[in-house]
RNA sequence: GAAGUCAGCUGGGCAAUCGCCGCUUUUUUAUACGGUUUGGUGCAUUAAAGGGGAGGAAAGUCCGGGCUCCAUUGGGCAGAGUGCCAGAUAACAUCUGGGCGGCGUGAGCCGACGACAAGUGCAGCAGAGAGUAGACCGCCAAGUGAUAGCUUUCAAAGCCGCUUGGUAAGGGUGAAAGGGUGUGGUAAGAGCGCACCGCAUCACUGGUAACAGUGCAUGGCAAGGUAAACUCCACUCGGAGCAAGACCAAAUAGGUUUCCACAUGGUGCGGCCCGCAUUGGAAACGGGUAGGUUGCUUGAACUGAUCAGUGAUGGUCAGUCUAGACGAAUGAUUGUCCUCGACAGAACCCGGCUUACAGGCUGACUUUAUUU
RNA sequence: GCCCCCGUCGUCUAGAGGCCCAGGACGCCACCCUUUCAAGGUGGAAAUCGCGGGUUCGAAUCCCGCCGGGGGCACCA
Numbered sequence: 001g002a003a004g005u006c007a008g009c010u011g012g013g014c015a016a017u018c019g020c021c022g023c024u025u026u027u028u029u030a031u032a033c034g035g036u037u038u039g040g041u042g043c044a045u046u047a048a049a050g051g052g053g054a055g056g057a058a059a060g061u062c063c064g065g066g067c068u069c070c071a072u073u074g075g076g077c078a079g080a081g082u083g084c085c086a087g088a089u090a091a092c093a094u095c096u097g098g099g100c101g102g103c104g105u106g107a108g109c110c111g112a113c114g115a116c117a118a119g120u121g122c123a124g125c126a127g128a129g130a131g132u133a134g135a136c137c138g139c140c141a142a143g144u145g146a147u148a149g150c151u152u153u154c155a156a157a158g159c160c161g162c163u164u165g166g167u168a169a170g171g172g173u174g175a176a177a178g179g180g181u182g183u184g185g186u187a188a189g190a191g192c193g194c195a196c197c198g199c200a201u202c203a204c205u206g207g208u209a210a211c212a213g214u215g216c217a218u219g220g221c222a223a224g225g226u227a228a229a230c231u232c233c234a235c236u237c238g239g240a241g242c243a244a245g246a247c248c249a250a251a252u253a254g255g256u257u258u259c260c261a262c263a264u265g266g267u268g269c270g271g272c273c274c275g276c277a278u279u280g281g282a283a284a285c286g287g288g289u290a291g292g293u294u295g296c297u298u299g300a301a302c303u304g305a306u307c308a309g310u311g312a313u314g315g316u317c318a319g320u321c322u323a324g325a326c327g328a329a330u331g332a333u334u335g336u337c338c339u340c341g342a343c344a345g346a347a348c349c350c351g352g353c354u355u356a357c358a359g360g361c362u363g364a365c366u367u368u369a370u371u372u
Numbered sequence: 373g374c375c376c377c378c379g380u381c382g383u384c385u386a387g388a389g390g391c392c393c394a395g396g397a398c399g400c401c402a403c404c405c406u407u408u409c410a411a412g413g414u415g416g417a418a419a420u421c422g423c424g425g426g427u428u429c430g431a432a433u434c435c436c437g438c439c440g441g442g443g444g445c446a447c448c449a
Stems, first nucleotide, its partner, number of pairs: 001368010012337007020053002023050004029044001031042003055343001059354002062352005067241004074274004079237005084098005099113001100111004114232002119230002121226002136171002138167008149159003179197006198221001199219003202215005245294004255285006265279004287448003301320008338341001373445007382398004390429001400416005422438005
C1' cells in the first nucleotide's frame, strides 16, 4: 500500500424572524378557605422573562420484567415455552465465559446443540431387500441333463440349462442397504480370526460442569434416519392489559325481546376440577354520556471516578434532572457553509431480540506484497 | 395504543408431510352444434401456494423472520 475482521461513536452545521407543547419565576384579574386586618394558601386567568422539547432504531409487537386489577394468587390436571455446561440479571428465547461441531490461510464467524440404547409412529417412487434385513444379476458347492444339451462320436475336462443350498466381497436401486482399510482364512464369502482406525462399556486422570485425555483394559460391533413426529426427561409459566385501574362531574326509557340457570346451578377466573366470594348471567335491539383530574414520568435512570471480576455485571462515592401530548407539540421562512444529508416520529415505563438505514469518524487485530 | 385472525389460478375455494411441478366451480380462449346468438358438447390456457430462510430424503402443509390485508377493545343502565 492492498484486501479483510471485530468493537465503538456520529446521523447536516451556524445565525435571524415567526409560531407549537410542557415547566419555573414574577405579575393582572376573579373566586374559595381561613382570619380583626395586612398578609397567606389552593384553583383559574392576563402579561412578561427564563429554560426544556423524539430515535438508534421512537418501528415490528417477537420475548422478558415492573405497574394495575381479577381473592390477598391458593392446590391439582390440561396446555404452552425453554433445551450442551457454568455464570450474569428484576427477568428472558438476552448477555458473558467455556465445551463440542462446521466454515475461513488468518483475525474471526456460524450453530433450535437433551434423549430414537423407554415406548409408539413415519419413509411415496425405485429396488431382491427400508428395519426381527435381503438373493435380481453375480460368486461358490452339490445334484441332474433319458443310450440323446454344446465342444465332429465315447470318456475326462470345460461350457450351458434346470433343481436345491451357501454367500452381503462385486454390480444394480435409492436420500438412506446393518462399521472402514489391509491381511489371513474359506468351496465362495463373511468380525469368521488378526493389525490399525472408528464405536460402545468400564476404570483412572484433569475440569465446578459440559467435556477432554490415557489404557498390551473389556466387547466383535449389538444400538440405522427422523423428536421444527407423538412422546420421555429437566426447568420455567395463573389470567388480562394504561382503552389496566382510581376519583369527580354529566345524562336516562335503570327499557324491550330471546336464551341459559333457579342452587350437585349461574357469575366473579378469558381451558377444566377443587377451594373462596357472591346470587343471577349471556346475546340482540334501543337509549344516554362521551367532559375533567389522576395513573404520567426520579428511573433495575444518566455522567464521572474508583474497587471486585477473564467477562457479562455488581458495589461505593460525587454530580445531573433529560418530552409528557390526547383532532395529539418539536415546525416554517430567510441568509450562509459543506462532503448537499439515509431509515424514519414518543403515547404507562424499562431490559433485549428482529427488521430498515445515505454518508462520515475512531480504535484494536489479521492476511499479503514491497522497502528499510 | 393494546389484542386477535387471514393470505392457494382473474374470482370463490379443496388441501392438514410423498398418491399434488397443486384438484374443483364460475369466468376466459379455441373448436363442434346453429342461418346467427344463447344454452349444450369437446379440448386448452391460467398458481414462483404473499416473500425470505431453516428442519426433513421430500414442505402449500412443520418452525423462524419479514410483507400485506381485515376485525375487535370507552363509560352508564
This is a predicted complex of two RNAs, RNase P RNA and transfer RNA, with 449 nucleotides together. It holds a member of the Rfam family "Bacterial RNase P class A". It is annotated as a ribozyme.